Context: one part of a larger RNA
RNA sequence: UGACGGGGACCCGCACAAGCGGUGGAGCAUGUGGUUUAAUUCGAAGCAACGCGAAGAACCUUACCUACACUUGACAUCCUGAUCGAGAAUAGUGGAGACACUUUUCGUCAGUUCGGCUGGAUCAGUGACAGGUGCUGCAUGGCUGUCGUCAGCUCGUGUCGUGAGAUGUUGGGUUAAGUCCCGCAACGAGCGCAACCCCUGCCUUUAGUUGCCAUCAUUUAGUUGGGCACUCUAGAGGGACUGCCGGUGAUAAGCCGGAGGAAGGCGGGGAUGACGUCAAGUCAUCAUGGCCCUUAUGUGUAGGGCUACACACGUGCUACAAUGGCGUCCACAAAGAGCAGCUACCUCGUGAGGGGAUGCUAAUCUCAAAAAGACGUCUCAGUUCGGAUUGUUCUCUGCAACUCGAGAGCAUGAAGUUGGAAUCGCUAGUAAUCGUGAAUCAGCAUGUCACGGUGAAUACGUUCCCGGGUCUUGUACA
Numbered sequence: 001u002g003a004c005g006g007g008g009a010c011c012c013g014c015a016c017a018a019g020c021g022g023u024g025g026a027g028c029a030u031g032u033g034g035u036u037u038a039a040u041u042c043g044a045a046g047c048a049a050c051g052c053g054a055a056g057a058a059c060c061u062u063a064c065c066u067a068c069a070c071u072u073g074a075c076a077u078c079c080u081g082a083u084c085g086a087g088a089a090u091a092g093u094g095g096a097g098a099c100a101c102u103u104u105u106c107g108u109c110a111g112u113u114c115g116g117c118u119g120g121a122u123c124a125g126u127g128a129c130a131g132g133u134g135c136u137g138c139a140u141g142g143c144u145g146u147c148g149u150c151a152g153c154u155c156g157u158g159u160c161g162u163g164a165g166a167u168g169u170u171g172g173g174u175u176a177a178g179u180c181c182c183g184c185a186a187c188g189a190g191c192g193c194a195a196c197c198c199c200u201g202c203c204u205u206u207a208g209u210u211g212c213c214a215u216c217a218u219u220u221a222g223u224u225g226g227g228c229a230c231u232c233u234a235g236a237g238g239g240a241c242u243g244c245c246g247g248u249g250a251u252a253a254g255c256c257g258g259a260g261g262a263a264g265g266c267g268g269g270g271a272u273g274a275c276g277u278c279a280a281g282u283c284a285u286c287a288u289g290g291c292c293c294u295u296a297u298g299u300g301u302a303g304g305g306c307u308a309c310a311c312a313c314g315u316g317c318u319a320c321a322a323u324g325g326c327g328u329c330c331a332c333a334a335a336g337a338g339c340a341g342c343u344a345c346c347u348c349g350u351g352a353g354g355g356g357a358u359g360c361u362a363a364u365c366u367c368a369a370a371a372a373g374a375c376g377u378c379u380c381a382g383u384u385c386g387g388a389u390u391g392u393u394c395u396c397u398g399c400a401a402c403u404c405g406a407g408a409g410c411a412u413g414a415a416g417u418u419g420g421a422a423u424c425g426c427u428a429g430u431a432a433u434c435g436u437g438a439a440u441c442a443g444c445a446u447g448u449c450a451c452g453g454u455g456a457a458u459a460c461g462u463u464c465c466c467g468g469g470u471c472u473u474g475u476a477c478a
Stems, first nucleotide, its partner, number of pairs: 001478002003475003007472007015462002019426005026318008034309002042053002064304007073129001077128002079125006087106003091102004109119003131293002134291003140287002142282003145278001147276001152191006158167003171182003197270004202238007211228003216225002241264001244258005320419001324378006336367003341360002345356004385416001390411007432454007
């Protein structure tokens, strides 16, 4: 100087408390451990691994296993030689397929000094080499998590100390903040904080189609004429700064109350992550040193596996019902996506869906029905709750749904009556609840990311638990 203390003082945080809703019990989904297996590929491991890499394992992916094949190789450059009938598609034979052989059709290099001269393409050969999701994240780069959006971390000069170092950065106030003020052997500065950026909340202005419709006409479809007021869209501006008033305070920084205002003291949300810590994570995104394999630890193909199942754990979904289930009826969103696509409308089917057909490269057309709502019925039951499981008939995608997809109809109708110890999230348009969309994607979503609708309760407070910050104190620790 740090680190640590079941030392002290002060302060903060959904840390506790006050509340609301969950997990832990059930069924299922999903990840992990374990076990099993020819293989169940690999990584991730307290917080900070476990709906994580994976924004989507039937084949492919795929790295694993079994079997069958190849060896200058699936891919790159160089050398030698040959050819310009390279290549693409079709059909056949053998084969599980890769592959081998044959058939037909299409197609058939460029420049040129006309010399295989130059370039290009293909094949064959030879070796140099290729190749490796093989090992080491404790050799590394890059990227990332975490403490933590916590308020800290440092430097120059000066001064003090023999020196390690100190001072500044401590103190008195204040703040979300090393934020600002005052004081002070310090005076300044840098990285952080804040601001500058984006979205949102109010107003003005510009513009008016694909958007809108107050007035006029038209039809009752903003449909058309017309208009651009209003809404909306998207450009440019304004607006909030403790600016004003009162109190308080050291006359300071600020704090408390008020006015005006759409908004008030950081208005709300996002992006933004200091010096460093954990030899944290990643050699399987990529790159890369070293080591290892080189007729195999490389490459191709088929089938299987990653989907197994006495069990244990994590994360979720659906429930156990009446604030509900079922039937009928009718409103109100936002944000997205669409040409190998979204599909109106008609028609067939109980339905998933099928057949025709139309518009849209989209403020124009489509997905698209928003759902929680209203009325009726059920009347507390393992039920008209709950939907697992199973049987059967179908639909769709795809070369192909047996291992192993999703969906529909009929039948079946399990556990479950609110969950022990324990434990998690959340302070406002939040929790809870209700639907909607997108990425990945042929198909497959209870996951993820985004969107809006309805919309609470509680916070006395800081004694205690956990984490963190500042000062101080002890130390035989570094």
A computed fold for a 478-nucleotide part of an RNA from an uncultured bacterium, annotated as small-subunit ribosomal RNA, 3' major domain. The full RNA is in RNAcentral, with records from ENA and SILVA.